Model confidence (mean pLDDT): 80 of 100. A computed fold for an 87-nucleotide RNA from Archaeoglobus sp. JdFR-27, annotated as transfer RNA. NCBI's taxonomy places the organism under Archaea, Methanobacteriati, Methanobacteriota, Archaeoglobi, Archaeoglobus.

RNA sequence: GCGGGGGUUGCCGAGUCAGGAAAAGGCGCUAGAUUGAGGGUCUAGUCCCGUAGGGGUCCGAGGGUUCAAAUCCCUCCCCCCGCACCA
Numbered sequence: 001g002c003g004g005g006g007g008u009u010g011c012c013g014a015g016u017c018a019g020g021a022a023a024a025g026g027c028g029c030u031a032g033a034u035u036g037a038g039g040g041u042c043u044a045g046u047c048c049c050g051u052a053g054g055g056g057u058c059c060g061a062g063g064g065u066u067c068a069a070a071u072c073c074c075u076c077c078c079c080c081c082g083c084a085c086c087a
Stems, first nucleotide, its partner, number of pairs: 001083007010027003020067001028046007047056003060076005
């Protein structure tokens, strides 16, 4: 350099093809129930603000399209695999 795969919420990991969920599920964490206690199990919560209705912001970075983007398009960065080049 060429080809392919990937970068998502504390962690793992879906979602991307066929644009309309703060984003499945699991782990962890917090509270409660159960227990003599711990573990396990169960329930609820776990981006921010709000008692709530609701609002805001987010998917490597930046930009574009769109009423609406993790998802489509462009540029760039990083990681992995193979090939090539060099030797």
The sequence was found in a public genome assembly. Its Rfam family is "tRNA".